[in-house]
RNA sequence: CGCAGUGAAAGGCAAACCCGUCGAGAGUCGGGGACGCAAAGCCACGGGACCCUGCGGGGUCAGCCGGGUUACCUGC
Numbered sequence: 001c002g003c004a005g006u007g008a009a010a011g012g013c014a015a016a017c018c019c020g021u022c023g024a025g026a027g028u029c030g031g032g033g034a035c036g037c038a039a040a041g042c043c044a045c046g047g048g049a050c051c052c053u054g055c056g057g058g059g060u061c062a063g064c065c066g067g068g069u070u071a072c073c074u075g076c
Base pairs, nucleotide, nucleotide: 002076003075004074005073012037013036017032018031019030020029022027035063041069042068043067045066046065047064048061049060050059051058052057
């Protein structure tokens, strides 16, 4: 540097649900909590789902798939 994630270790994230917060909503953020995750880190670029709408459009989801980009450990 490239490829892979069967096993192990260190460390990481955190679904549902509950409490609080912001929002008209999808949903966000904080705390608790763990179903899971080898990018469940980040980016709405393509598809998709969802919300609002005066049907022109505006918005949400990165834990739906693809793509882009950065990175830990282990193995080859």
A computed fold for a 76-nucleotide RNA from an Actinomycetota bacterium, annotated as c-di-GMP-I riboswitch aptamer. It was read from a public genome assembly, where an Rfam model found it. The source organism's lineage runs through Bacteria, Bacillati and Actinomycetota. The coordinates come from a structure-prediction model, not an experiment, and the mean pLDDT is 86.